[in-house]
Context: one part of a larger RNA
RNA sequence: UGACGGGGGCCCGCACAAGCAGCGGAGCAUGUGGUUUAAUUCGACGACACGCGAAGAACCUUACCAAGGCUUGACAUGCACUUGAAAAGCGUGGAAACACGCUCCCUCUUCGGAGCAAGUGCACAGGUGGUGCAUGGCUGUCGUCAGCUCGUGUCGUGAGAUGUUGGGUUAAGUCCCGCAACGAGCGCAACCCCUGUCCUAUGUUGCCAGCGAGUAAUGUCGGGGACUCAUAGGAGACUGCCGGUGACAAAUCGGAGGAAGGUGGGGAUGACGUCAAGUCAUCAUGCCCCUUAUGUCUUGGGCUACACACGUGCUACAUUGGCCGGUACAAAGGGCUGCAAACUCGCGAGAGUGAGCGAAUCCCAAAAAGCCGGUCCCGGUUCGGAUUGGAGGCUGAAACUCGCCUCCAUGAAGGCGGAGUUGCUAGUAAUCGCGAAUCAGCAACGUCGCGGUGAAUACGUUCCCGGGCCUUGUACA
Numbered sequence: 001u002g003a004c005g006g007g008g009g010c011c012c013g014c015a016c017a018a019g020c021a022g023c024g025g026a027g028c029a030u031g032u033g034g035u036u037u038a039a040u041u042c043g044a045c046g047a048c049a050c051g052c053g054a055a056g057a058a059c060c061u062u063a064c065c066a067a068g069g070c071u072u073g074a075c076a077u078g079c080a081c082u083u084g085a086a087a088a089g090c091g092u093g094g095a096a097a098c099a100c101g102c103u104c105c106c107u108c109u110u111c112g113g114a115g116c117a118a119g120u121g122c123a124c125a126g127g128u129g130g131u132g133c134a135u136g137g138c139u140g141u142c143g144u145c146a147g148c149u150c151g152u153g154u155c156g157u158g159a160g161a162u163g164u165u166g167g168g169u170u171a172a173g174u175c176c177c178g179c180a181a182c183g184a185g186c187g188c189a190a191c192c193c194c195u196g197u198c199c200u201a202u203g204u205u206g207c208c209a210g211c212g213a214g215u216a217a218u219g220u221c222g223g224g225g226a227c228u229c230a231u232a233g234g235a236g237a238c239u240g241c242c243g244g245u246g247a248c249a250a251a252u253c254g255g256a257g258g259a260a261g262g263u264g265g266g267g268a269u270g271a272c273g274u275c276a277a278g279u280c281a282u283c284a285u286g287c288c289c290c291u292u293a294u295g296u297c298u299u300g301g302g303c304u305a306c307a308c309a310c311g312u313g314c315u316a317c318a319u320u321g322g323c324c325g326g327u328a329c330a331a332a333g334g335g336c337u338g339c340a341a342a343c344u345c346g347c348g349a350g351a352g353u354g355a356g357c358g359a360a361u362c363c364c365a366a367a368a369a370g371c372c373g374g375u376c377c378c379g380g381u382u383c384g385g386a387u388u389g390g391a392g393g394c395u396g397a398a399a400c401u402c403g404c405c406u407c408c409a410u411g412a413a414g415g416c417g418g419a420g421u422u423g424c425u426a427g428u429a430a431u432c433g434c435g436a437a438u439c440a441g442c443a444a445c446g447u448c449g450c451g452g453u454g455a456a457u458a459c460g461u462u463c464c465c466g467g468g469c470c471u472u473g474u475a476c477a
Base pairs, nucleotide, nucleotide: 001477002476003474004473005472007471008470009469010468011467012466013465015461016460019424020423021422022421023420026315027314028313029312030311031310032309033308034306035305042053043052064301065300066299067298068297069296070295073124077123078122079121080120081119082118083117084116088103089102090101091100092099093098106115107114108113126290127289129288130287131286135284136283137279138278139277140275142273147186148185149184150183151182152181153162154161155160166177167176168175192267193266194265195264197235198234199233200232201231202230203229207224208223211222212221213220238261241255242254243253244252245251317417321376322375323374324373325372326371327370333364334363335362338357339356343352344351345350383414388409389408390407391406392405393404394403430453431452432451433450434449435448436447
C1' cells in the first nucleotide's frame, strides 16, 4: 500500500421486511448428470454450466459408429511430361460411393505455342486432431457499481503519501465549501434512438368533418386537408418561477403553471482491472501430432437409448370455473421458389380452383381474455388431459428406428404440493392472445418482439446476501 475480520461509523441495492404470483409434489416438454451402447460426436460445471453454443439432428447438417471405397486427393497454387477434350449418354457389378467397358474425340494459332480440361510424377493440399495454462479477436462476471489514474508541486531515508481525505449534498469522485496543493485524463452526466404534448409543411396506397352522387351495405365515387395517421422540420423541462429549510453555498421540501417536474419513462452505451473465467468446434494463429490416414467419399445406424438424480418450462388439479351459441376492440411483423381472398368438396387436418398483391393499396388475419344468453352443480366430475387402439391429412426421394397435424375411441397421475427456494416497486407483477427469425416439414410448451386487461405492498434498515467510502486490528501478500 492492499486484502481480510462472527471490529467500528456512514450509505446503497427487490438484499431483507411488507405484498402478489410461482418453483420444490403430478403428467408432459426440454437441457444436464449417471448408466447403457458399435456409437450414444464435442464443448459449457457455484454465483458467471444445465430450453447454454443449437434462430430448427428423419437424409443432409454431422464432427460419432459399422461396412464399402479413394490416395496430388472433396478444395487451392505452381512445375515437368503425356493426352485431347471436359461434361454427358449407355451397359455390367453394387446399398450407394465407386470400379470396369462402350459411344463421343475441344478452341485459337505467326505452326514456336497459347487457352481449357484430364492423366502420371513432384512441390503440396487436408485435419471439427492436441494445447484457451503459448495467443489474437470476441464474450461472461463483479457492475451501469462510482470508481481508476496522471503531470507538476509539496511531504517522507524509502516503500509511498498528498491531490481522491474533511463539512454538507447527490443516482453519481454530482455539485458547493474548506484544505499543500494546482490542474488534467478514463469513467458519471449530456450529446444518439424510441415513447409521452403541441406547432408548421406535405397529403397517397392513409383519413372523411362539411358539400354532392350512389348502394341492401361499405370512403364506394366526385371532392376535401378539418381530424386521425404517416413522413420530415421545429417548440417544450432549465430547479426557469414562488415560498420554507440551509452556511449568504451546493442542494432539499412544498407549491404554481404545464401533456410532462426535478435523470419524465424505456433503450443503446460497460472506466482501470478481477476470475491463468469461457471459446484453438465461428474465425485467425505459434508449437506439437496424422499423411494409402487423425485426410476424403458413400450407404446404414447414432446424436431421439433409460433403473435413476437435478435444472428450466408447459398443462393442470376446477365454479373468479368447464362447455355451447351470439357479439366487440389491438399492436407489431411477414409475403413472388412467396402470402393467398372468394367459391366448391371434406366432421376436420386439408384438397380443388385461383381473384388480388413485390404490398399504408392485396393476403396471412380468427385477435384472445372481454361482453350477452344458455347449460353443468362439488362428483376424480361435462375438472384434467397423459397413455394407448383405429382411421386419415401434409411436407419430403424417403416419416421403421425418429416428424407435425386431424377425427373417432380410450380417459392415467393430479384434491394446490415437506425442508427449502425464485421473480417482481406500475402500465410493473399477474393474466390473455398475436407476430417473427431459423425453416421443405417439425418435435417451439423454447427464444426474440407486439399489444389487450391490469393489481397488492414498501412501517422501516435490527437481521441474511452483495456493494461503495472513512477508520481500526492483523503472525496474510